[in-house]
Transfer RNA from a Candidatus Pacearchaeota archaeon, 71 nucleotides, folded computationally. The organism belongs to Candidatus Pacearchaeota, within Archaea. Rfam family: tRNA. By type it is a transfer RNA. The coordinates come from a structure-prediction model, not an experiment, and the mean pLDDT is 83.

RNA sequence: GGGCCCAUGGUUCAAUGGCAGAACACGAGGCUGGCAGUCUUGGGAUUCGGGUUCGAUUCCCGAUGGGUCCA
Numbered sequence: 001g002g003g004c005c006c007a008u009g010g011u012u013c014a015a016u017g018g019c020a021g022a023a024c025a026c027g028a029g030g031c032u033g034g035c036a037g038u039c040u041u042g043g044g045a046u047u048c049g050g051g052u053u054c055g056a057u058u059c060c061c062g063a064u065g066g067g068u069c070c071a
Stems, first nucleotide, its partner, number of pairs: 001070007010024004018054001026042006047063005
């Protein structure tokens, strides 16, 4: 220098154009004499800038960061 892949709550991951969801973690409450455990409930996220579209996490272009391969 070039090719490919990835970027979503605190963490690990879903969501192939139409309400952004799960588990764990965190806050509150119930069950229990208490702990553990379990149940209910709550808060919290799409890396950034453009484009396409009625509508973008998703498709296109670029940037940034990470991984991998080639040189």